Overview: Predicted 3D model of a 1524-nucleotide RNA (small-subunit ribosomal RNA) from an uncultured Eubacteriales bacterium. Rfam family: Bacterial small subunit ribosomal RNA.
[in-house]
RNA sequence: AAAUUGAGAGUUUGAUCUUGGCUCAGGAUGAACGCUGGCGGCGUGCUUAACACAUGCAAGUCGAGCGGAGCUGUAUUUUCUAGCAAUAGAGAAUGCAGUUCAGCGGCGGACGGGUGAGUAACGCGUGAACAACCAACCCCGCGCAGGGGAAUAACAAUGAGAAAUCAUUGCUAAUGCCGUAUACGGUCGCGCUAUCGCAUGGUAGCGUGAAGAAAGGACGAAAGUCCGGCGCGGGACGGGUUCGCGUCCGAUUAGCUAGUUGGCAGGGUAAAAGCUUACCAAGGCGACGAUCGGUAGCCGGUUUGAGAGAGCGAACGGCCACAUUGGGACUGAGACACGGCCCAAACUCCUACGGGAGGCAGCAGUGGGGAAUAUUGCACAAUGGGCGAAAGCCUGAUGCAGCAACGCCGCGUGAAGGAAGAAGGUUUUCGGAUCGUAAACUUCUAUCGAGUGGGAAGAAAAAAGACGGUACCACAGUAAGAAGCCCCGGCUAACUACGUGCCAGCAGCCGCGGUAAUACGUAGGGGGCAAGCGUUAUCCGGAAUUACUGGGCGUAAAGGGCGAGUAGGCGGUUUAUAAAGUCAUAUGUGAAAUGACUCGGCUUAACCGGGGGAACGCAUAAGAAACUUAUGAACUAGAGUGCGGGAGAGGCAAGCGGAAUUCCUAGUGUAGCGGUGAAAUGCGUAGAUAUUAGGAGGAACACCAGUGGCGAAGGCGGCUUGCUGGACCGUAACAGACGCUGAGACGCGAAAGCGUGGGGAGCAAACAGGAUUAGAUACCCUGGUAGUCCACGCCGUAAACGAUGAGAGCUAGGUGUCGGGUCGAGAGAUUCGGUGCCGGAGCAAACGCAAUAAGCUCUCCGCCUGGGGAGUACGGCCGCAAGGCUGAAACUCAAAAGAAUUGACGGGGGCCCGCACAAGCGGUGGAGCAGGUGGUUUAAUUCGAAGCAACGCGAAGAACCUUACCAAGGCUUGACAUAUAUACGAAUAAUCAAGAGAUUGAUUAGACCUACGGGACGUAUAAACAGGUGGUGCAUGGUUGUCGUCAGCUCGUGUCGUGAGAUGUUAGGUUAAGUCCUGCAACGAGCGCAACCCUUGCCAUAAGUAGCGACUACCCAAGAGGUAGGCACUCUAAUGGGACUGCCGCGACAAACGCGGAGGAAGGCGGGGACGACGUCAAAUCAUCAUGCCCCUUAUGUCUUGGGCAAAACACGUGCUACAAUGGGCGCAACAAAGCGAAGCGAAGUCGCGAGGCGGAGCAAAGCGCAAAAAAGCGUUCUCAGUUCGGAUUGCACUCUGCAACUCGAGUGCAUGAAGUCGGAAUCGCUAGUAAUCGCGAAUCAGAAUGUCGCGGUGAAUACGUUCCCGGGCCUUGUACACACCGCCCGUCACACCAUGGGAGUUGGAAGCGCCCGAAGUCCGCGGCCUAACCGGAAACGGAAGGAGCGGCCUAAGGCGAAGUCAGCGACUAGGGUGAAGUCGUAACAAGGUAGCCGUAUCGGAAGGUGCGGCUGGAUCACCUCCU
Repeated sequence: AAAUUGAGAGUUUGAUCUUGGCUCAGGAUGAACGCUGGCGGCGUGCUUAACACAUGCAAGUCGAGCGGAGCUGUAUUUUCUAGCAAUAGAGAAUGCAGUUCAGCGGCGGACGGGUGAGUAACGCGUGAACAACCAACCCCGCGCAGGGGAAUAACAAUGAGAAAUCAUUGCUAAUGCCGUAUACGGUCGCGCUAUCGCAUGGUAGCGUGAAGAAAGGACGAAAGUCCGGCGCGGGACGGGUUCGCGUCCGAUUAGCUAGUUGGCAGGGUAAAAGCUUACCAAGGCGACGAUCGGUAGCCGGUUUGAGAGAGCGAACGGCCACAUUGGGACUGAGACACGGCCCAAACUCCUACGGGAGGCAGCAGUGGGGAAUAUUGCACAAUGGGCGAAAGCCUGAUGCAGCAACGCCGCGUGAAGGAAGAAGGUUUUCGGAUCGUAAACUUCUAUCGAGUGGGAAGAAAAAAGACGGUACCACAGUAAGAAGCCCCGGCUAACUACGUGCCAGCAGCCGCGGUAAUACGUAGGGGGCAAGCGUUAUCCGGAAUUACUGGGCGUAAAGGGCGAGUAGGCGGUUUAUAAAGUCAUAUGUGAAAUGACUCGGCUUAACCGGGGGAACGCAUAAGAAACUUAUGAACUAGAGUGCGGGAGAGGCAAGCGGAAUUCCUAGUGUAGCGGUGAAAUGCGUAGAUAUUAGGAGGAACACCAGUGGCGAAGGCGGCUUGCUGGACCGUAACAGACGCUGAGACGCGAAAGCGUGGGGAGCAAACAGGAUUAGAUACCCUGGUAGUCCACGCCGUAAACGAUGAGAGCUAGGUGUCGGGUCGAGAGAUUCGGUGCCGGAGCAAACGCAAUAAGCUCUCCGCCUGGGGAGUACGGCCGCAAGGCUGAAACUCAAAAGAAUUGACGGGGGCCCGCACAAGCGGUGGAGCAGGUGGUUUAAUUCGAAGCAACGCGAAGAACCUUACCAAGGCUUGACAUAUAUACGAAUAAUCAAGAGAUUGAUUAGACCUACGGGACGUAUAAACAGGUGGUGCAUGGUUGUCGUCAGCUCGUGUCGUGAGAUGUUAGGUUAAGUCCUGCAACGAGCGCAACCCUUGCCAUAAGUAGCGACUACCCAAGAGGUAGGCACUCUAAUGGGACUGCCGCGACAAACGCGGAGGAAGGCGGGGACGACGUCAAAUCAUCAUGCCCCUUAUGUCUUGGGCAAAACACGUGCUACAAUGGGCGCAACAAAGCGAAGCGAAGUCGCGAGGCGGAGCAAAGCGCAAAAAAGCGUUCUCAGUUCGGAUUGCACUCUGCAACUCGAGUGCAUGAAGUCGGAAUCGCUAGUAAUCGCGAAUCAGAAUGUCGCGGUGAAUACGUUCCCGGGCCUUGUACACACCGCCCGUCACACCAUGGGAGUUGGAAGCGCCCGAAGUCCGCGGCCUAACCGGAAACGGAAGGAGCGGCCUAAGGCGAAGUCAGCGACUAGGGUGAAGUCGUAACAAGGUAGCCGUAUCGGAAGGUGCGGCUGGAUCACCUCCU
């Protein structure tokens, strides 16, 4: 002294890490739109139609350059009129003064102002050059201005025209024009000298020759002064030209160029130059991107960014270009000229139709376009410009004002106090909370606005101020006049209520909304910013998401299929020189403004002013020499050569060989062969297959053979010979950086395929047939053609893979193997080169890689930048074709993807379990009936349950009731609850009448408490409310089912992993068991398992009635029985014991444990029950109950009668009874357990054939009763039949319950006597006191079981075993599944919409090319016609010079033509994308049910199939090898 600086988030998944896109938060704007709007300052304001313009203004000025015209004044002279005159009036001429004006003339209109169309260029920026230039006005210096001439406008006259304007004749002036004189150090020619420069050449001087100037005006009495004029030199300001460097995109634009490149000569310009012309030469530019196409004014700057960058080029400043479009010159110091000229074109206007006029991209303004951008303002007071001597005039430049929140900046809309926390709003769990000190109210202040008064600077001495009565100051008085917008699901600060109900709508991304929406709309509340707030658009940022700073390529996008090699890039050791890069110093430049710093002026700020610094760049000068570079010299470690060796499926060609398949011939031989999951097609009695012998032919080379070898890759495999490439080892003779990489170009390049000609045994796309199948254009089978083989030529692609480019160096080890060397007797060690595996550091998202790197570095090449569209379209190149290479966009999505994790799943694997299968027994499915369900029917057939896990389920019991349904009749504070007010009345009971009843009416009876107010109870009215089996089980609680009594489910701490997660819980054993043991980075723990509980089986103890009955006594003839003792036994129901692998043996290293045995009532959980982990199924239930929300309220509530839930073609599940002789009937006659009983069980007795009736003892029950157990047993009959089986159905007659058995109960007797003779496919239960079979009881219940729940009696068979079916557990594996296989997902077809390609053609554009025509105009030529100045001549006339006119070159516009090119439209057509629940199949993901994929060929509705070659990015099993 300078500098002051870097944030992330959401979204792919069940979760994780990564890759990767999309989106957001920030800043900015000449903005626009929506809502809103108080004041001031400073800025800014057509980004679109370079679209068209009415009207006014924007460039004039000089009378001191000139002639003239007019007006005014004045002086002199003069004329006329009036008057006698003085005098008055009018006019003329001349002079003077003032003033105005057109014209001639001069200067200025090339500046100032506007715009950005064009332009990719020396246009711009930057730095240089001009020895190749100009320069009016201005400044300085030197010098000069003599003497003449001829015209012309104005004006006048005449004429033409509508006008614009023009023609002819005549007059006149100048600082206008023309000769002439003079003239330099100026110009040109020639000659010479000196000196300088990179070259051409310059500069200075001398001599000589030639040509070339000029204007006057004002003032003054004059002198003179001032302003001008001419020549030359110099300066300043400004301009012209040239060069280096820089300056957008496209290669799907690769070749371009004839004045093109150069030379000589002529012309031309202010000036170099192909600038131009003729001739000569054939060059010039281009991959370091020419040419072509697209886009664009460039810069200072500006926005953003940490920076590097990226975007932009409004305002202000510099440069350029343009002025309706195109062309052209004139004048001039300067233009090819915005407010000049000529021509052409388009457009507009005037017109008498003959002809004329115009150019706002100046300021205002208008129309139009557009989302959108202002006043037809004031003034020259200031600043600046033009003219003028000056006064001054002109100035839409400029200074100001007006409009616009368009931007930036500043200010205000009040301040302090104020709790009854008012009213009101919102909300509420009704308590409250909140708006909220907010308001009211009290006190105070006055910025702004409004009012009154004063009032500038801006102008250096007088006058002169648009802004402007503005800024500013003072005074008075009032809180009065002044707040909105957006947002509140996450990102992202800020939450509730109501409405709505996948509707309406929101949305930047993710996503909200389908009845409890913090996401829509409204309200209350809150958050943010504030005279603004949001939205939209655009840019930068975040984005390290094009990565220079600062990225990648094994699997995410990305290594070229491989080689040798061109350009290019990079390059070993030493030394010398140079100095291009590099470094440092100095000088010049880098305009001003802007930005940053600092100081200052407006009250502050914005804004403005001063100062220094910076400006990273370019150029020049003189230096340095480490590194790079260049040149020279040298070296040997890189690379190469030589020599000596051995290894090898390296390549090419020729020859040879054996095995096998097929075919042919012959023999033997006979009925089959072949093929498959099973078959069939096929072959075979015309003799196959099989077998023997001989022969033919083609193709491929078993064993050896090996993660062995060789090759650059593709690839290469019998043997021999020939030719030939490369690598390796050893040696150290040669040579001396000769190297690495490699765009383009070139070569090689599996299989398939193509062309021509051969060949053809086997195999085999296509094709045919047979199967399979719903179909089977497939998988399987039988055949079979291209092809596979050879020669020659194409093709040029593959999962051409190690998904890993080439080269070089460095960085722990271990263990195999191939080739060579050294040491060693060998084993082996070591070294070089190859080829594998494991592994450390390191790397990596992880998986993994790890001296053969995916580690650490260097060099070069190739490639990537979200998914789809698409490796497609178009274009180009290549190919005979197939096709290859190159290679987009529109549109669409918010993902697509990699690795790993946990689950789930697999027609994956391993282990294990279960009446899961198997082995058995009995059933169901067939019949009849019962009861349940569906469907149907109906006024209603109330509702729910729906695979297992709904269906003899809710319902442990519908005739009324139940009852929820239907029909009809009633009620409306209600059938039921609480509470209030008023009025009336007891409540209640009985009888009668009407009615189907509810109900209504009538009569009668009827008084409890009291503090006398009333209360209880009822009725009526009112208003709260009641009520709902109405909805939602997908809003819920509770309860339940199920996987499953399966053995699992988790946690703490620790450890591992970036993480999700893992470990523990896996492993080896074992168990019914995550049961236990052992091991182990785990150690422990919890919920489950087991045990504790109940019951049953044995024993003991105490107890003994209603139980028991051994013993004693009594009664009885005895027995049985009874009574009284008694409590041993049985039993009862209480308490204990008992079983624990405790003991023995065997098995295993041990343990856990298993097997066997003893004892024991019981033995390895003794049997049975209760008990159900974390969770799954939005499983079931709002109709048990409870409950949020919604709905109904003279009804979806409630009462009543009747009906229905009981229908009856059909289908299904569950049962009962059977089909009979292991049975039926009859007779005799045994043995239980568990229960129940008072509105009950009900004995004896008696009546009835019976159901039952009568009866009433006993019993609240170890007492009495129900109560008979039945099967079994014994005896008898039936004798295989639709029966003495079976009992449905129906008739008659009864019983019982009950207000009531019609719809619609159960039972009894007699009669009737259906189907059914053991049940198709299929399917269920059961492993022991079980199945099967037999009866008994109970709940519900007035009555009504074949159901349900219990009880006992009799009492089996079988289990080899775990291959298979089903379900489950653990481990492992694959996965594109995670709503989790009832998953995911592909293609055709159909429909709708969208963008795109092709397309007969058609329309238009731009730029070129060729030809025709050719305006104006420059130049050239002619110029017979015309002409004042000069010359000759007396003149006429001639000359010189010039011109009109004509011709020529060039040329704008126009016309014609061909080939392209870019767009628009286009019948039809092709594929693509998107879309709600369409159709067909099932290709892929699991071994996806034929492993998948790549290339190619072929076939097929479609996914796709098949052939050939390749890959693992294939599961599973086995084997081999290797490693630990």